[in-house]
RNA sequence: GCUGAAAUAGCUCAGUCUGUAGAGCACUUCACUCGUAAUGAAGGGGUCGUGAGUUCGAGUCUCAUUUUCAGCU
Numbered sequence: 001g002c003u004g005a006a007a008u009a010g011c012u013c014a015g016u017c018u019g020u021a022g023a024g025c026a027c028u029u030c031a032c033u034c035g036u037a038a039u040g041a042a043g044g045g046g047u048c049g050u051g052a053g054u055u056c057g058a059g060u061c062u063c064a065u066u067u068u069c070a071g072c073u
Stems, first nucleotide, its partner, number of pairs: 001072007010025004019056001027043005049065005
């Protein structure tokens, strides 16, 4: 230099054919207990890496760009 993959909640990851952004763990509160753990219930937390474009509508499609990983030279 070229090619491919990945980027979504604090962490690990889903998200189908563009049509309400989700799960587990973690966190907070409450219940239970003599107390803790475990368990149960409820709750908070997101401009989907960044910038544009297409569309009535984009996590999803197109272009550019940043970072990481792998391969080729």
Description
Transfer RNA from Candidatus Blautia equi, 73 nucleotides, folded computationally. Lineage of the source: Bacteria > Bacillota > Clostridia > Lachnospirales > Blautia. Its Rfam family is "tRNA". It is annotated as a transfer RNA. Its mean pLDDT, the model's own confidence on a scale to 100, is 82.